Small-subunit ribosomal RNA, 3' major domain from an uncultured bacterium, 479 nucleotides, folded computationally. Model confidence (mean pLDDT): 84 of 100. Its Rfam family is "Bacterial small subunit ribosomal RNA".
Context: one part of a larger RNA
RNA sequence: UGACGGGGGCCCGCACAAGCGGUGGAGCAUGUGGUUUAAUUCGAAGCAACGCGAAGAACCUUACCCAGGCUUGACAUCCAUGUGAAACCUCCUGGAAACAGGAGGCCUCCUUCGGGACACUUGGACAGGUGCUGCAUGGCUGUCGUCAGCUCGUGUCGUGAGAUGUUGGGUUAAGUCCCGCAACGAGCGCAACCCUUGCCCCAUGUUGCCAGCGAGUAAUGUCGGGGACUCAUGGGGGACUGCCGGUGAUAAACCGGAGGAAGGUGGGGAUGACGUCAAGUCAUCAUGGCCCUUACGCUUGGGGCUACACACGUGCUACAAUGGCCGGCACAAAGGGCUGCAAACCCGCGAGGGUGAGCGAAUCUCAAAAAGCCGGUCUAAGUUCAGAUUGCAGUCUGCAACUCGACUGCAUGAAGUCGGAAUCGCUAGUAAUCGUGGAUCAGCUACGCCACGGUGAAUACGUUCCCGGGCCUUGUACA
Numbered sequence: 001u002g003a004c005g006g007g008g009g010c011c012c013g014c015a016c017a018a019g020c021g022g023u024g025g026a027g028c029a030u031g032u033g034g035u036u037u038a039a040u041u042c043g044a045a046g047c048a049a050c051g052c053g054a055a056g057a058a059c060c061u062u063a064c065c066c067a068g069g070c071u072u073g074a075c076a077u078c079c080a081u082g083u084g085a086a087a088c089c090u091c092c093u094g095g096a097a098a099c100a101g102g103a104g105g106c107c108u109c110c111u112u113c114g115g116g117a118c119a120c121u122u123g124g125a126c127a128g129g130u131g132c133u134g135c136a137u138g139g140c141u142g143u144c145g146u147c148a149g150c151u152c153g154u155g156u157c158g159u160g161a162g163a164u165g166u167u168g169g170g171u172u173a174a175g176u177c178c179c180g181c182a183a184c185g186a187g188c189g190c191a192a193c194c195c196u197u198g199c200c201c202c203a204u205g206u207u208g209c210c211a212g213c214g215a216g217u218a219a220u221g222u223c224g225g226g227g228a229c230u231c232a233u234g235g236g237g238g239a240c241u242g243c244c245g246g247u248g249a250u251a252a253a254c255c256g257g258a259g260g261a262a263g264g265u266g267g268g269g270a271u272g273a274c275g276u277c278a279a280g281u282c283a284u285c286a287u288g289g290c291c292c293u294u295a296c297g298c299u300u301g302g303g304g305c306u307a308c309a310c311a312c313g314u315g316c317u318a319c320a321a322u323g324g325c326c327g328g329c330a331c332a333a334a335g336g337g338c339u340g341c342a343a344a345c346c347c348g349c350g351a352g353g354g355u356g357a358g359c360g361a362a363u364c365u366c367a368a369a370a371a372g373c374c375g376g377u378c379u380a381a382g383u384u385c386a387g388a389u390u391g392c393a394g395u396c397u398g399c400a401a402c403u404c405g406a407c408u409g410c411a412u413g414a415a416g417u418c419g420g421a422a423u424c425g426c427u428a429g430u431a432a433u434c435g436u437g438g439a440u441c442a443g444c445u446a447c448g449c450c451a452c453g454g455u456g457a458a459u460a461c462g463u464u465c466c467c468g469g470g471c472c473u474u475g476u477a478c479a
Base pairs, nucleotide, nucleotide: 001479002478003476004475005474007473008472009471010470011469012468013467015463016462019426020425021424022423023422026317027316028315029314030313031312032311033310034308035307042053043052064303065302066301067300068299069298070297073126077125078124079123080122082120083119084118088105089104090103091102092101093100094099108117109116110115128292129291131290132289133288137286138285139281140280141279142277144275149188150187151186152185153184154183155164156163157162168179169178170177194269195268196267197266199237200236201235202234203233204232205231209226210225213224214223215222240263243257244256245255246254247253319419323378324377325376326375327374328373329372335366336365337364340359341358345354346353347352385416390411391410392409393408394407395406396405432455433454434453435452436451437450438449
């Protein structure tokens, strides 16, 4: 100087408390451990591994296993030799295919006739490796933590390590600001500048809108038209403790008030200092070293990654009446769409099929929002709750759904009556609850992830305690 303390002081944070909803019990989904296996590829490991890499494992992917095959190789550059178009197409034999062998068609361009372009054969340099080392590395990332810290120059103090500044008194979300001070300044952080949302104004109105005028319809901005409104796009204004009162050191600031759509950082996002964990990643990529080279490379078929006495994490669905079922009636936002989204009509109980208008989309379409409201029914029951499991019959995607897809119909109808110890999230348009869209994607094991809106709470006395963190101080046999 740090680090640590079941030392002290001060202060923060859904850290506790106050409250609401969960997890832990059940079934299923998913990840992991373990076990099993020819293989169940690899990585991730307290918080910060475990719906994680994986925004899609039937083949492919695929890295694993079994079997078949190739050896200058699936891919790149170059040299030498030989050949000729190569490529492509058709066919035969073996085969699961890859591949191996064979037959036929086709038979280029330039040329100084040496050759060249291009391709193949053979040979050689080499290719190739998701093989090892993240404790050799770059890059990227997690974490403490959006915590308020981390430093430097000069000066001063100290023999020195170092200290001071950065400590102190206030204040703040903040090393934020004010005052004081052997310090005076400065940098990286904080804040602001950026995006979005909330209010107003201006401009512009198509595909958007429709108040007034006219036309038309069973009905609809449907048509003429209009720019008022909504909305869209761009530009501007607006919030700054600016104003008033109080408290305070007359300071910084804090408390209350006015005006205002918004008030003291208005809400949300992006943004992550010096560093810590030899944290994670050699399997995104790059890369040193080591290793393989008729195989640890390449390729094909099949299997596996989907196994199942069990254990754990994360979720979904429930256990019902604030509910289930049936009928009717409403109201979103944000997205996607040409190997695509598909209206309307017809067929089917349905998944879906047929046909196909329109639309590269503020125009057409996916598209039905759901919870909700109104009416009916069920009456406390393992039930008209719940839907696992299983049987049969189907649909769709795809070369192909046996291992191992999703969905539909009929039948079946398991556990489960609110969950021990323990434990998690959340402070407002939040929790809870309800649907909607998207990426990946032929299809989908999505209940995941990312986004969107609808309905919409309760509680916070307080900081004693638990956890994490910041500043000062103290002890130390630790560095």